This is a predicted structure of a 1471-nucleotide RNA (small-subunit ribosomal RNA) from Capsicum chinense. The sequence is in RNAcentral, with records from SILVA. Its Rfam family is "Bacterial small subunit ribosomal RNA". Gene Ontology terms of the family: ribosome and structural constituent of ribosome. Taxonomically the source falls in Capsicum (Eukaryota, Embryophyta, Spermatophyta, Solanales). The coordinates come from a structure-prediction model, not an experiment, and the mean pLDDT is 83.
[in-house]
RNA sequence: AGAGUUCGAUCCUGGCUUAGGAUGAACGCUGACAGCAUAUUUAACACAUGCAAAUCAGAUGGGAAACACGAGAAAUGGUGUUUCCAGUGGCGGACGGGUGAGUAACGCAUAAGAACCUGCCCUUGGGAGGGGAACAACAGAUGGAAACGACUGCUAAUACCCCGUAGGCUGAGGAGCAAAAGGAGGAAUCCGCCCGAGGAGGGGCUCACGUCUGAUUAGCUAGUUGGUGAGGCAAUAGCUUACCAAGGCAAUGAUCAGUAGCUAGUUCGAGAGGAUGAUCAGCCACACUAGGACUGAGACACAGCCCAGACUCCUACGAGAGGCAGCAGUGGGGAAUUUUAUGCAAUGAGCGAAAGCCUGACAGAGCAAUGCCGUAUGGAGGUAGAAGGCCCAUGGUUCGUGCAGUUCUUUUCACAGAGAAGAAGCAAUGACGGUAUCGGGGAAUAAGCAUUGGCUAACUCUGUGCCAGCAGCCAUAGUAAUACAGAGGAUGCAAGCGUUAUCCAGAAUGAUUGGGUGUAAAGCGUCUGUAGGUAGCUUUUUAAGUCUGUUUUCAAAUCUCAGGGCUCAAACCUGGACAGGUGGUGGAAACUACCAACCUGGAGUACGGUAGGGGCAGAGGGAAUUUAAGGUGGAGCGAUGAAAUGCAUAGAGAUCGAAAAGAACACCAAUGGCGUAAGCACUCUGCUGGGCCAACACUGACACUGAGAGACGAAAGCUAGGGAAGCGAAUAGGAUUAGAUACCCCAGUAAUCCUAGCCACAAACGAUGGAUACUAGGCAUUGUGCGAAUCAACCCGUGCAGUGCUGUAGCUAACACGUUAAGUAUCUCGCCUGGGGAGUACAUUUGGAAAAAUGAAACUCAAAGGAAUUGAUGGGGGCCCGCACAAGCGAUGGAGCAUGUGGUUUAAUUCGAUGCAAAGCAAAGAACCUUACCAGGGCUUGAUAUGCAGCGAAUCCUCUUGAAAGAGAGGAGUGCCUUCGGGAACGCAGACACAGGUGGUGCAUGACUGUCGUUAGCUCGUGCCGUAAUAUGUUGGGUUAAGUCCCAUAAUGAGUGAAACCAUCGUGUUUAGUUACCAUCGUUGAGUUUGGAACCCUGAACAGACUGCCAGUGAUAAGCCGGAGGAAGGUGAGGAUGACAUCAAGUCAUCAUGCCCCUUAUGCCCUGGGCGAUACACAUGCUAUAAUGGCCAGGACAAAGGGCCGCGAUCCCGAGAGGGUGAGCUAACCCCAAAAACCCAUCCUCAAUUCAGAUUGCAGGCUGCAACUAGCCUGCAUAAAGUCAAAAUCACUAGUAAUCGCCGGUCAGGCAGUGAAUUUGUUCCUGGGCCUUGUACACACUGCCCGUCACACUAUGGGAACUAGCUAUGCCCAAAGUCGUUACCUUAACCGCAAGGAGGGGGAUACCGAAGGCAGGGCUAGUGACUGGAGUGAAGUCGUAACAAGGUAGACGUACUCGAAGGUGCGGCUG
Repeated sequence: AGAGUUCGAUCCUGGCUUAGGAUGAACGCUGACAGCAUAUUUAACACAUGCAAAUCAGAUGGGAAACACGAGAAAUGGUGUUUCCAGUGGCGGACGGGUGAGUAACGCAUAAGAACCUGCCCUUGGGAGGGGAACAACAGAUGGAAACGACUGCUAAUACCCCGUAGGCUGAGGAGCAAAAGGAGGAAUCCGCCCGAGGAGGGGCUCACGUCUGAUUAGCUAGUUGGUGAGGCAAUAGCUUACCAAGGCAAUGAUCAGUAGCUAGUUCGAGAGGAUGAUCAGCCACACUAGGACUGAGACACAGCCCAGACUCCUACGAGAGGCAGCAGUGGGGAAUUUUAUGCAAUGAGCGAAAGCCUGACAGAGCAAUGCCGUAUGGAGGUAGAAGGCCCAUGGUUCGUGCAGUUCUUUUCACAGAGAAGAAGCAAUGACGGUAUCGGGGAAUAAGCAUUGGCUAACUCUGUGCCAGCAGCCAUAGUAAUACAGAGGAUGCAAGCGUUAUCCAGAAUGAUUGGGUGUAAAGCGUCUGUAGGUAGCUUUUUAAGUCUGUUUUCAAAUCUCAGGGCUCAAACCUGGACAGGUGGUGGAAACUACCAACCUGGAGUACGGUAGGGGCAGAGGGAAUUUAAGGUGGAGCGAUGAAAUGCAUAGAGAUCGAAAAGAACACCAAUGGCGUAAGCACUCUGCUGGGCCAACACUGACACUGAGAGACGAAAGCUAGGGAAGCGAAUAGGAUUAGAUACCCCAGUAAUCCUAGCCACAAACGAUGGAUACUAGGCAUUGUGCGAAUCAACCCGUGCAGUGCUGUAGCUAACACGUUAAGUAUCUCGCCUGGGGAGUACAUUUGGAAAAAUGAAACUCAAAGGAAUUGAUGGGGGCCCGCACAAGCGAUGGAGCAUGUGGUUUAAUUCGAUGCAAAGCAAAGAACCUUACCAGGGCUUGAUAUGCAGCGAAUCCUCUUGAAAGAGAGGAGUGCCUUCGGGAACGCAGACACAGGUGGUGCAUGACUGUCGUUAGCUCGUGCCGUAAUAUGUUGGGUUAAGUCCCAUAAUGAGUGAAACCAUCGUGUUUAGUUACCAUCGUUGAGUUUGGAACCCUGAACAGACUGCCAGUGAUAAGCCGGAGGAAGGUGAGGAUGACAUCAAGUCAUCAUGCCCCUUAUGCCCUGGGCGAUACACAUGCUAUAAUGGCCAGGACAAAGGGCCGCGAUCCCGAGAGGGUGAGCUAACCCCAAAAACCCAUCCUCAAUUCAGAUUGCAGGCUGCAACUAGCCUGCAUAAAGUCAAAAUCACUAGUAAUCGCCGGUCAGGCAGUGAAUUUGUUCCUGGGCCUUGUACACACUGCCCGUCACACUAUGGGAACUAGCUAUGCCCAAAGUCGUUACCUUAACCGCAAGGAGGGGGAUACCGAAGGCAGGGCUAGUGACUGGAGUGAAGUCGUAACAAGGUAGACGUACUCGAAGGUGCGGCUG
């Protein structure tokens, strides 16, 4: 400090995720030790049991026991000491300990304040005189189950009361109120008591400032705010009450609702800041739930009291008892949190004169890796690199110096060795604890967890096969998974390691530091203006802000710095301190602010001009449209892509001139003008607002912005009344269509217009808030000034105010913006914070309604989005090419047959190829074989290969059996080499390694091939532009078959393809002549003789063609057009040749090959069958339908091929296929071999025929082991469909189409013969190339994608109602209890002779009053028949709305309408 993830790639915006740290944690696996910490975060749920607050005999009366003493004869009683018991009394139970329910508050924090109290403690002044009456205990008797009482009697005190006294209190004064206690000791003296004054510490109260969320909580308040009187309190105070006034709080957020103890701190962060409030410390609140007071210095009291409620326990049913949120512990809840232990030794609290007692505070131990910190599990040396594991290319690598074996050390460990400090205060006193520490012994007792695709350090094998699983995000797994599971290795951390949860950081992702708002989310439709914020120049005043000095405080602990000592560390101890906050007190005066005064530059006013569709009202006008009446006229009009509906002989349309009505104002007109925006246009008149210019008179900061608020606000829509020509939602009809609730057409209602009033929703857009200042220019234009620019109007120059284009700097993600900023700055307002859900739900406000404004959540996704790039694509555009179309010629599609394919069938019909680019394809020949398929019969180291050992030479012949393979038997034969051991080849039988597989995967592959396409493209180096993807080059102007060439050019060069190079054909020359050619000679015929090298031909080598020449054109180029010459002319013709890529194109069955599978079978051998089936569909061909023909007879002319397992002449036989014979030929020699169309000539005469030949019958021939399934050929007979073929489709541009034969093992292909027509064009169809444009596509239009419906699941709104909680109000009932009232009962102290009184207690009663009840509300939550939409979900239905001009441009607002997307009207927008 970053990283991953949107895309084909890029930049940006933006979310999601991640690496870090932390925790009172939990869970999984594992687990040696020490130190220091920490431990019910959940049910403030309920609690068994024990303990947690007692103490004082030196305040006091009594009881019990023991001992001692002495009295007594004894019983017995006395005195003293010690211990124990309950009571009276004193002090303490208000501390300590727990918890966080409540509380949004003077509760807490910081800083102040005045009207207070204070036991014990400290300092100090003074005092304690005189009296009195009781009550517990106790005794007696008694009630009750118990708890606990009632009655009678006795008694003490530091308990209680009275009188007196007082430096106290009240009061103006007179005057009034009002204290005390003793105890111990032999004594000194000590401890107490009362009244004052002061202090310390503690507490109560007030106030300033700070302290969470919600406005879908906006008004709240009646003792409420203040005053007076009275009461009350320790004290102030509406704290309480009576009266008076009507205040008080609130947009700087009152009230209400939700949540929450607050703080020092803790944690994260660079910081700002965020989150948090366990342990420790301060404060507060609470003690089963509510209410209440008593006592007291202090409580409205955790282990006190009273009452009510819930719960639990006990009961003799009458009654009674209880409160662990003290320490342990139990149950329960929960993912989850410890011992019913030790000790008061230390520190502290209480009581006591003290000894001491008490203390679950505390000190320490136990349990738990819960955390932090420390230590160990050994060190050295050691290659045979052992065994074993894993991998392997079988060579080896790695685990690994690791183990073993050798040697050393002892932290830890173990040990009837030693052994502290902590103890103060003379001695005694240690829970921890035989602990820390020391000693001698021996490598002995001690390593796991997670990860290993990227982020992120670390890789291989095996298994699995979109299964099982993994997963934080991206993603992974569909037979070669570094991603699952296991193994080996590696990496990281380590007594821990991972996971989960939560918080901060990263996140500049709420931005003060430190973000944005043209198009990504985001500028209010526009203006006026309140509060608020901000604000010109100069000079004063003050000192609020600001700066600065000093001071106070912010408890301790913590953090931090320095030091110290536990071996170190953590933990601990000592000391110091920054920064920051509040307050006090000095100083400064620049800036902001305040005070006062001035100024004119901002702003405004007045004067003078000026432009204008600015607004409102009135008047006038013509063109057009429609209508109705009339004239002329006579058949159609109108509409459309084409039609129809419609109008028209009852006279339309057309035309003529008069009439009526309503709406809108052509040309001018513009890049123009005006207005805040919406918006505004015929002409004239009236009224009226604002702007600009000029001059510089006046005011003197009067300004800018603007939350709320107010005004205006297109179209549509609404209400009422008019009006209604045209147009025109809805509606109806006609078309189109699969449908057409649309687009098109004929009609047409509301609306559109006017008046009055609502509504406030636009793509209300410059998608750009307003104001001010500054920062290059150029061009155009509107308004208005100036300049002799002018005589004048222009032109020209120059200001101010507008409106536009271009462009520098700058800015921007880019596009773009650019003095009219999206630049540089200041001020101010609105708004944004991932996509969807959703501008939806609920609630509220506005509206008569339609609707508008404000405006969520659950749930869901990992993206959604912007700009630009390259492609692809478009029913976008431009240019160009091709038998692409057109023009022609001939075919296919119809018939019969052949072949191939699909389907079907079958035991099998083996397999592959499937749009172009499969289908007379693989197959250059399925009767057996081939053959892979099926049935049956057989074999199992195999039909074949290598290795091992054994036997036999090999080999040949015969017989039996069998369908054959095979099985059985007999006979012949005895080889070659040799170092004499044996060996080689071959055969047989044997065991095991292995063979074998046309089994799978062409989506694991090699290799080969098809296709686009013989289309002209495809790329690179360097440079340059751009943040980048990329671009440039390769575009442009010409040209070409061509990215062919030329020119231009931030490009310059290069490669590949094109061209050329290669072979064939076409011309010539040279050379060579046999089997070819010519002459001679000769034959019935046959070259067998001789000669020749001129020709034909053949082989070889050369020549030739290059836009070279001429004319025109073009730019003087490249080139094009025409011509000459030439055998050939512009690539001479046709081949081979096929760029980068595309189609997971085709082939595992040519071959090769990874992996998987079979191994007495998915291998191998054999016989027979099948591949040849046959309702049908398709593809490719053949033959035809005839006279440009058919049949018969005669005659002529090729080229290129093949031939010894062969071609086969000749002759003979046969009607023929063919048979017999067998010359010649290993081929320019012989043969196949007849070329056919063609020519000449006969017949047929337009018909299912002398066309056509299918089908079938009979008879033959050939090949072969074999011709039934299932061959070919011949002859005779038979004589089907078919008379030119629908939609549609194919080939072809010259020696081509068409047609005719020949060769060739069918076919592929080749060969020669005869031999046309059309096009001098690119509108359209199809394919392709280049440029450009749009794009929501990138698997790339066979793309993407919208909505209804159907199904499943999920969350949610409404909902009759039901339930629960909270809360306020009113009323009823009213416990305990305080302050009162009363005088019914009662009463020791004081007064009084007494009666009686004062005072007290009880009862009764009035106010208040918890719980409870009733009533109608408010808020929240849950459930809910039914119902609404929403979201999600590999392969459902209907359409095709959007993205391209998306096939009707789209989207916005509004209205109507429709299965659905949607359609249409009106208005504005360009995205």